[in-house]
Parts: sequence; C1' cells; structure tokens
RNA sequence: UUUGGUGCAGUAGGCAGCACAUCAGUCUCACAAGCUGAAGCUCCUGAGUUCGAUCCUCAGAA
Repeated sequence: UUUGGUGCAGUAGGCAGCACAUCAGUCUCACAAGCUGAAGCUCCUGAGUUCGAUCCUCAGAA
C1' cells in the first nucleotide's frame, strides 16, 4: 500500500464516488467521435469496539 474490468479519489464512524472501459439509446449511408442513460465495488480476509465500521483496534494474507 490493498476500494467495480483497469487506474485512482473518499470521509470527524452515518445510503461509496470519478475517469476510462462495458451495455443500451441518439447521431451517421455506415463506423468512430460526441451526447443521453444504465449496469457493475459484501471497500484484501477474520475478529473486536459501537446503535452503526471502507474509516478505529487486534490478528492474518498479498
């Protein structure tokens, strides 16, 4: 250091976000680009604290 397929944000503990990619629509003779929308993350694992943990504590894994 570990958070969607990839690259990364994130919070004083209170419904998890962005870009790219993907899918659909629109546009086009067609494709791409653009535009609109959608899906997708039990936040590395387990335990603890707490009304509540991605966030705090402990152990472990890579």
Transfer RNA from Monodelphis domestica, 62 nucleotides, folded computationally. Its Rfam family is "tRNA". Rfam describes the family as follows. Transfer RNA (tRNA) molecules are approximately 80 nucleotides in length. Taxonomically the source falls in Monodelphis (Eukaryota, Vertebrata, Theria, Metatheria).